The RNA shown here (transfer RNA) has 74 nucleotides and comes from an Erysipelotrichaceae bacterium. It was read from a public genome assembly. It matches the Rfam family "tRNA". Its family is annotated with triplet codon-amino acid adaptor activity in the Gene Ontology. The family's RNA type in Rfam is transfer RNA. The prediction has a mean pLDDT of 80.
């Protein structure tokens, strides 16, 4: 150097062939239970969907390009 996958909330993942408001576990803050606490119960915050262009009425999804990672080849 080349070909392939892959990047979504702290963290692990989902989102169907491109269509609705971007969910879902764990975490964490906050009430409730408790003699305190775990655990269980409720609520809530928390996202530029790695980044930049494009295509489209419409992009997390599709093309390009940058970037980090994974795997193979020489």
């Nucleotide at each position: 150097g080349c070909g392939c996958c892959c990047a979504u909330a702290g963290c692990u993942c989902a989102a169907c062939u491109g269509g609705a408001u971007a969910g879902a576990g764990u975490g964490u803050u906050u009430g409730g239970c408790u003699a305190c606490g775990a655990a269980c119960c409720a609520a809530a915050a928390g996202g530029u969907u790695a980044g930049g262009g494009g295509u489209u009425c419409a992009a997390g999804u599709c093309c390009u390009c940058u970037u980090g990672g994974g795997c193979g080849c020489g």